[in-house]
RNA sequence: AGGCAGGUAGCUCAGUAGGUAAGAGUAUGCGCCUGAUAAGCGCAAGGUCAGGGGUUCAAAUCCCCUCUUGCCUA
Numbered sequence: 001a002g003g004c005a006g007g008u009a010g011c012u013c014a015g016u017a018g019g020u021a022a023g024a025g026u027a028u029g030c031g032c033c034u035g036a037u038a039a040g041c042g043c044a045a046g047g048u049c050a051g052g053g054g055u056u057c058a059a060a061u062c063c064c065c066u067c068u069u070g071c072c073u074a
Stems, first nucleotide, its partner, number of pairs: 001073007010026004019057001028044005050066005
């Protein structure tokens, strides 16, 4: 320098032939349960979907640029 893959909740990830309110597990807080813990059950909070621009009635999803991580080639 070129190519490929990834970036979504604190963490690990799902979600791609665009569509209604963006999810799961885990962690955290509260409650139930218990003599008290743990476990279990319920609820809650937590997100500029890496950033910017474009297309569209509508973008995490499509297009372009940039940043960043990993791998490959030279």
This is a predicted structure of a 74-nucleotide RNA (transfer RNA) from Trebouxiophyceae sp. MX-AZ01.
RNAcentral holds the sequence, with entries from ENA.
Its mean pLDDT, the model's own confidence on a scale to 100, is 82.
It matches the Rfam family "tRNA". It is annotated as a transfer RNA.